[in-house]
This is a predicted structure of a 117-nucleotide RNA (SAM riboswitch aptamer (S box leader)) from Hymenobacter jeollabukensis.
Lineage of the source: Bacteria > Bacteroidota > Cytophagia > Hymenobacteraceae > Hymenobacter.
Its mean pLDDT, the model's own confidence on a scale to 100, is 83.
């Protein structure tokens, strides 16, 4: 690059420099930015994984000196799919259909980690 497969509501800065956009990709919102954002060094944090320690064995705790990663907003939020409320319409009723309406679950992309081709 590709495949598995775990988590993604919680945490965590400042200083240089650069100088216009960013906020993964469309589309639609919000938002963050010349009070210098995004990057890109240093330094310091935080604790996801993997390694180490302890207990215990499908797990839980410690530490942060290693190996990644991470330090705006739930993975910012919303899109596809089930369910279930709520409006309206239609029916004798059981129920049907429609909503640029609310909530909840899954799935899809995506992040990292770790094995693996």
């Nucleotide at each position: 690059u590709g495949c598995u497969u775990a988590u993604c509501c919680a945490g965590a800065a400042a200083g240089a420099c650069c100088g216009a956009g960013g906020g993964a990709c469309u589309g639609g919102g919000c938002c963050c930015u010349g009070u210098g954002a995004c990057g890109u060094c240093u330094u310091a944090g935080c604790a996801a994984c993997c390694a180490g320690c302890c207990g215990c064995u499908g797990c839980g705790g410690c530490a942060g000196a290693g190996g990644u990663g991470c330090u705006a907003a739930c993975u910012c939020c919303c899109a596809u799919c089930c369910g279930a409320g709520g409006c309206g319409g239609c029916u004798c009723g059981u129920g049907c259909c429609g909503c640029g309406u609310u909530c909840g679950g899954a799935a899809a992309a995506g992040a990292u980690g770790a094995g693996c081709g």